The RNA shown here (small-subunit ribosomal RNA) has 1507 nucleotides and comes from a metagenome. Model confidence (mean pLDDT): 84 of 100. It matches the Rfam family "Bacterial small subunit ribosomal RNA".
[in-house]
RNA sequence: AGAGUUUGAUCCUGGCUCAGAUUGAACGCUGGCGGCAUGCCUAACACAUGCAAGUCGAACGGUAACGCGGGGGCAACCCUGGCGACGAGUGGCGGACGGGUGAGUAAUACGUAGGAAUCUGCCCAUUUGUGGGGGAUAACCCGGCGAAAGCCGGGCUAAUACCGCAUACGCUCUACGGAGGAAAGCGGGGGAUCGUAAGACCUCGCGCUAAUGGAUGAGCCUACGUCGGAUUAGCUAGUUGGUAGGGUAACGGCCUACCAAGGCGACGAUCCGUAGCUGGUCUGAGAGGACGAUCAGCCACACUGGGACUGAGACACGGCCCAGACUCCUACGGGAGGCAGCAGUGGGGAAUAUUGGACAAUGGGGGCAACCCUGAUCCAGCAAUGCCGCGUGUGUGAAGAAGGCCUGCGGGUUGUAAAGCACUUUCAGAGGGGAAGAAAAAAUCGGAUCUAACACAUCCGAGCUUGACGUUACCCUUAGAAGAAGCACCGGCUAACUCCGUGCCAGCAGCCGCGGUAAUACGGAGGGUGCAAGCGUUAAUCGGAAUUACUGGGCGUAAAGCGCACGCAGGUGGCUGAGUCAGUCGAUUGUGAAAGCCCUGGGCUUAACCUGGGAGUUGCAGUCGAUACUACUCAGCUAGAGUAUGGGAGAGGGUAGUGGAAUUCCCGGUGUAGCGGUGAAAUGCGUAGAUAUCGGGAGGAACAUCAGUGGCGAAGGCGGCUACCUGGCCCAAUACUGACGCUGAGGAGCGAAAGCGUGGGGAGCGAACAGGAUUAGAUACCCUGGUAGUCCACGCUGUAAACGUUGGGCGCUAGGUGUGGGGGUCUUCCACGAUCUCCGUGCCGGAGCUAACGCAUUAAGCGCCCCGCCUGGGGAGUACGGCCGCAAGGCUAAAACUCAAAGGAAUUGACGGGGGCCCGCACAAGCGGCGGAGCAUGUUGCUUAAUUCGACGCAACGCGAAGAACCUUACCAAGGUUUGACAUCACCCGGAAACGUCCAGAGAUGGGCGCCUCUUCGGACUGGGUGACAGGUGGUGCAUGGCUGUCGUCAGCUCGUGUCGUGAGAUGUUGGGUUAAGUCCCGCAACGAGCGCAACCCUUGUUCCAUGUUGCCAGCACGCUCCUUCGGGGGUGGUGGGGACUCAUGGGAGGCUGCCGGGGUCAACUCGGAGGAAGGUGGGGAUGACGUCAAGUCCUCAUGGCCUUUAUGUCUUGGGCUGCAAACAUGCUACAAUGGCCGGUACAGAGGGCUGCUAAACCGUGAGGUGGAGCGAAUCCCUAAAAGCCGGUCUCAGUUCGGAUUGGGGUCUGCAACUCGACCCCAUGAAGUCGGAGUCGCUAGUAAUCGCAGAUCAGCAACGCUGCGGUGAAUACGUUCCCGGGCCUUGUACACACCGCCCGUCACGUCACGAAAGUCGGCAACACCCGAAGCCCGUGGCCCAACCACCUUGUGUGGGGGGAGCGGUCGAAGGUGGGGCUGGCGAUUGGGACGAAGUCGUAACAAGGUA
Repeated sequence: AGAGUUUGAUCCUGGCUCAGAUUGAACGCUGGCGGCAUGCCUAACACAUGCAAGUCGAACGGUAACGCGGGGGCAACCCUGGCGACGAGUGGCGGACGGGUGAGUAAUACGUAGGAAUCUGCCCAUUUGUGGGGGAUAACCCGGCGAAAGCCGGGCUAAUACCGCAUACGCUCUACGGAGGAAAGCGGGGGAUCGUAAGACCUCGCGCUAAUGGAUGAGCCUACGUCGGAUUAGCUAGUUGGUAGGGUAACGGCCUACCAAGGCGACGAUCCGUAGCUGGUCUGAGAGGACGAUCAGCCACACUGGGACUGAGACACGGCCCAGACUCCUACGGGAGGCAGCAGUGGGGAAUAUUGGACAAUGGGGGCAACCCUGAUCCAGCAAUGCCGCGUGUGUGAAGAAGGCCUGCGGGUUGUAAAGCACUUUCAGAGGGGAAGAAAAAAUCGGAUCUAACACAUCCGAGCUUGACGUUACCCUUAGAAGAAGCACCGGCUAACUCCGUGCCAGCAGCCGCGGUAAUACGGAGGGUGCAAGCGUUAAUCGGAAUUACUGGGCGUAAAGCGCACGCAGGUGGCUGAGUCAGUCGAUUGUGAAAGCCCUGGGCUUAACCUGGGAGUUGCAGUCGAUACUACUCAGCUAGAGUAUGGGAGAGGGUAGUGGAAUUCCCGGUGUAGCGGUGAAAUGCGUAGAUAUCGGGAGGAACAUCAGUGGCGAAGGCGGCUACCUGGCCCAAUACUGACGCUGAGGAGCGAAAGCGUGGGGAGCGAACAGGAUUAGAUACCCUGGUAGUCCACGCUGUAAACGUUGGGCGCUAGGUGUGGGGGUCUUCCACGAUCUCCGUGCCGGAGCUAACGCAUUAAGCGCCCCGCCUGGGGAGUACGGCCGCAAGGCUAAAACUCAAAGGAAUUGACGGGGGCCCGCACAAGCGGCGGAGCAUGUUGCUUAAUUCGACGCAACGCGAAGAACCUUACCAAGGUUUGACAUCACCCGGAAACGUCCAGAGAUGGGCGCCUCUUCGGACUGGGUGACAGGUGGUGCAUGGCUGUCGUCAGCUCGUGUCGUGAGAUGUUGGGUUAAGUCCCGCAACGAGCGCAACCCUUGUUCCAUGUUGCCAGCACGCUCCUUCGGGGGUGGUGGGGACUCAUGGGAGGCUGCCGGGGUCAACUCGGAGGAAGGUGGGGAUGACGUCAAGUCCUCAUGGCCUUUAUGUCUUGGGCUGCAAACAUGCUACAAUGGCCGGUACAGAGGGCUGCUAAACCGUGAGGUGGAGCGAAUCCCUAAAAGCCGGUCUCAGUUCGGAUUGGGGUCUGCAACUCGACCCCAUGAAGUCGGAGUCGCUAGUAAUCGCAGAUCAGCAACGCUGCGGUGAAUACGUUCCCGGGCCUUGUACACACCGCCCGUCACGUCACGAAAGUCGGCAACACCCGAAGCCCGUGGCCCAACCACCUUGUGUGGGGGGAGCGGUCGAAGGUGGGGCUGGCGAUUGGGACGAAGUCGUAACAAGGUA
């Protein structure tokens, strides 16, 4: 520090996710030791039991228990406060600290900085006093009540308990004269004096009283800071202030009375929700964000609510009273209780410990002290909960062991790992030793001070005691590698790969995504990677996230500029001078607790941890200073802004009037059969006279031309003409005001169309509606009608793609060129023209900006100011609430849930019922077919035991199959066989097998007979057996190789370097021409190159040369033969001979746009011509770029997995592949006269031939037979070519067309023609009279037509296929249309690429949400009722020791004072009531989201077929 994920790819936007750190954690697997920390986050739920606050006998009366002493008694035992001590009680101090918890609390809190009107026990310092009296009362005793808790009455008694008196400087009050107000004693010691004694007295210590000051602690006040919600906007009646009084320790509406009407609030009051606050903790580079366990400070609370008492301090966790809920006891009458102290229990929960030890240390309470108490604390226990440290061994060790796993079978890996050998001993174990935490206090002794004192007290020294932890830390000895490794992961992110199993199953998953038979992604294994006594998962926080942007983002198209202006508050603001010093800056002071973080030392062996010092604490406050800027005050200025004067343009607004054209309607005339409308029609109108046309009239609405990326306006918007009223703007030149400016949350105004209300108006147009069409449907598009509405007036509505998708203002930053308005200068007779300038409105373009597109002085550039808005998509601009509206609806505006994207711009393709250019038998023009018939063949379907399998648009269907009767053959039935029909190897046994023949059998097979091998003695060959293995036309062509089809013989497909672009990519390859062609030329940021094209190859067309056998024969000769007019002629390559010709074979030549002319860019090229056998590639063939279709083929072959192994192998017989209602495809033959039939007659090419082709001749009507010459073939044979030509016949008919079908008879092949061959003869003589929609081939030696040959093959279902030649046309204007293709361009929401994508209803399931009659809760207020405890106030009667007075001296009376009771104010809980807010449930209902291949349509994306 980044990464993954939207796409075919790219850049951007944007969300989601991951890697990091962290935790009071939990869960899963695992677990050796130690140190240091931490440990109910949930139910502030309920609590059994024990402990957590007591202490003081040196305050007191005393003596229940214990001990000692004393006494009695034989003993048991009893008595005795005398002593040590001490239960209960009186009294003092402490229970307000310490400990717990975070419910409440958004400010009576906390933090920081300040302040004045206060209190403060114990403590410190200073000062004063401590005199003299009195009356009670617990305990105790007696009596009574009660179950208990406890209570009542009577009697006795003490005090440091209580109350007076005296004194009181200082204290308090004051009218300034004065008045008021205290106290307590206890203990130690003691020389003199006094006293019977106690003691007085003295002294010391501890107390007590009064006061001042301090310290500490506490109370109060102020400012600032301190969460979310405005779908909470108004709140407030003691409320705000004043006066007087009360009250408090103290100020104060704190309380009361009266007076005034204030106080708070968009700088967020009030209300609601949430929350203890802070130092700090976690994270982060920081700024921030989140949190507030442990430790520390503050606050609040103590079962819930209320209340006071006591006290220095409380409205009191382990106190009291009352009310409530709950629990417990009860004799039912009444009582008791409060773990949010430490342990512990139940419960809740994913989850959090021992009913431990000790006061040894630190600290606290009491005490003179000893000492007691202390669940504070210190320790231990439990828990890997966290952090830190250590260990589980070290070295050596290759036969690279065994085993495992993988394997290409060679090996590799686990792996120096193990074993083995040599060592070590931390930790744990055993034994032993052994610190520190402890310093004291007290007794005693010595010294010093004090003193009258050798007491006491204090100080110093000596001395001695005290350890829960603790079997401590640590050290030594000892035995032995001995007791000690797991967890997660291994597709990418992200380090780490193979095998097996599974087969969209089981499962995984943080995101992207894996799994449908070869899964590095599931499960297991081997191996590896990471971390390690832990490792993973989950949850949570920060980070990454610049994804809320202060640091540090945006708003033309990605989310985002309010529809527009006006304007209060607010924010912000020109130049100069002076002042002030609030902001700002500097210095200094105080504070910012400690701990923590950081730096630096020290201590535990180290570290964690602990500890010393420092720095820091960015803050707040005070003081002093600076004065540039901001602010404020004062004074000025004119550049901003505004006013005045003079001109100017304009559909700016409002009102009134007015004009013509047109539509429609009405009246009249002319006129006659249609009009109208559409793609075509129909509805509609018209003989009752339409449309058309002429004249007249009515009425409403809108204003053609001018008219213009022209004008005006803030926007919406504004268009005939005239008048009136009126807003704004521009220009020129001066004058004036003197910052008056800009923006603008709320607010209020304007605001298209549609819509609403009331009243008018209504020509045209025209939602709804009706009809006609279209259509599968057509609630649409088209047509005919037509109501609201459109128009006017007044009032609402307040929204639009209200768009420049671009808020307003100001300034700055190259130009060019139009246009509207004004002005200046020059020129000029004028009209023009040139130039400068201001304002507006466009286009192009530079820098710059931008993701790109693009923007570019009219900014989307560079800056300043202000406002509005955005933060993933969907849900949703929806629900609820509120406000507005008559309604429709608008404004404001969520969440649950769900997805891993949604999106912008650009790129390459593909596609378009987009465009342009071009090509092709693509259409058109022609010729002939197919589709109808019969038959053949193939296919589907059906059938079947089986009808083997494959091929399925073009590019499956006369295809694999260039030959299914058996075989083939893969299928079926039946019968056999199992190392096998076939290959290799090993071992064991044997010597036959083949062949011939016989028997059984359908055959395979089985059995018999005959024959019966070679040898180097190993064996070869072969039979049987065993084991490895064979075999498979079994599956997967979607695991593959190879081969093939197709686009397409279409002209394309790419690369290197350079350049452009952020990039995908572009350029080149586009453009202008041209071509069959990316063929060539020219141009060009491209220059070159490769695979394709072309050429090179074969064949054919002309010619030349060479060579001539089996080919050829012009001329010469001969032979044979025929005819003869006897001259001769013809035939025959048969012979001699010849090479002329044909032909064959081989090799050359020729054709290249070479030549001429026109066109063209002096080009490529094209058109025409000449020559030529051939002319622009001469014709034909072979040749098939990058790629596409998961195209075809595992049944040609090869091959990986998988499956099978007495069968899915193999052998055999028979059957099937030929099955037939039907459909399709490809052909053949026809339908006839351009023909059929009969007779005669002529001319090919290319092939094939020894298991062969087979001649002549003969036989047969014929298929064929006999025959056997010739030929391994330029020699012989197949071989007749056919159409054609000549002649004849048929005469338009189901025929002398056509030949199917069927009957009969034959021939041939073959082991065998039944299923199921071909051919022949005789007979039979079906359909069919040219074929609907539609569709195919062909552009020249082509189509059409005619025959010939071959492969396969015994034969043949061949009419197929592949070749060959004969005869031999027609037509092409042209490229609009159909199909396919190429290039350029355009749109795109497609990229599996239009056979694409995708929308909505309906149906089904699941989920969350809204509404809903209602119903059940919660919360806080309000009104009234009731009113506990308690403080306060009042009080007749009642009760009362102290003090005072009196005299009758008493149980006296009176006074003062106090109390109970009663009454009253306030007052918690409770009750009643109507409302508010909020939550749960709710029949039914509404939309939403998601879900597998459901239904209906086709809305959107291309002009998406109606943009």